[in-house]
RNA sequence: GGGCGAUGGGCGCAGCGGUAGCGAGCUUCCCUGACACGGAAGUGGUCACUGGUUCGAUCCCAGAAUCGCCCA
Repeated sequence: GGGCGAUGGGCGCAGCGGUAGCGAGCUUCCCUGACACGGAAGUGGUCACUGGUUCGAUCCCAGAAUCGCCCA
């Protein structure tokens, strides 16, 4: 230098252009003599950035950035 992939709640990750979800975590409550397990409710996101397309973008297009793998 070239190719490919990743970037989303504090963590791990789904998401076929139309309200952003799951698990675990955390908080409160129930259960227990108490803890653990279990149950219920709640909590938290400018979807990494800049533009474009579209009535509408996490999703499509372009660009820049960081990280990883491969090639030279």

The RNA shown here (transfer RNA) has 72 nucleotides and comes from Brachybacterium sp. It matches the Rfam family "tRNA". Gene Ontology term of the family: triplet codon-amino acid adaptor activity.